RNA sequence: GGGCCAGUAGCAGAGUGGUAAUGCGGUCGCUUCGCAUGCGACAGAUCAGCGGUUCGAUUCCGCUCUGGUCCA
Numbered sequence: 001g002g003g004c005c006a007g008u009a010g011c012a013g014a015g016u017g018g019u020a021a022u023g024c025g026g027u028c029g030c031u032u033c034g035c036a037u038g039c040g041a042c043a044g045a046u047c048a049g050c051g052g053u054u055c056g057a058u059u060c061c062g063c064u065c066u067g068g069u070c071c072a
Stems, first nucleotide, its partner, number of pairs: 001071007010024003018055001026042005048064005
């Protein structure tokens, strides 16, 4: 320098055009003398960044950044 893959909540991780699940973790409540477990509820994501296409983009296209891998 070039090819390919990945980037989504504190962590893991689904979602391949119609405003983002789930688990762990967090907060509150119930239960307990207290803790843990269990049960219920709630909060938390500008979907790596900037443009483009589209009525509409996490999703499709281009460039950039970061990480991984392969070739030279």
A computed fold for a 72-nucleotide RNA from a Patescibacteria group bacterium, annotated as transfer RNA. Its Rfam family is "tRNA". Rfam links the family to the GO term triplet codon-amino acid adaptor activity. NCBI's taxonomy places the organism under Bacteria, Bacteria candidate phyla. The RNAcentral record of the sequence draws on ENA. Its mean pLDDT, the model's own confidence on a scale to 100, is 84.